[in-house]
A computed fold for a 71-nucleotide RNA from Pirellulaceae bacterium SH596, annotated as transfer RNA.
Its mean pLDDT, the model's own confidence on a scale to 100, is 85.
It matches the Rfam family "tRNA".
RNA sequence: GGGGUCAUGGUCCAGCGGGAAGACAUUGCCAUGGCAUGGCAAGGACCCGAGUUCGAAUCUCGGUGACUCCA
Repeated sequence: GGGGUCAUGGUCCAGCGGGAAGACAUUGCCAUGGCAUGGCAAGGACCCGAGUUCGAAUCUCGGUGACUCCA
């Protein structure tokens, strides 16, 4: 220098054009005489910019970052 893959709550991840799901963690409530454990509920996210589209986490382009391959 070039190619490929990826970027989603605090962490790990699902989602393949139309209401962003789940687990762990956090907070509250319940159960117990209490603890552990368990049940219920709540808060919390689409890397940045532009484009296509009635509509973009998803498609296209550019940028940034991570991993990897070639030179």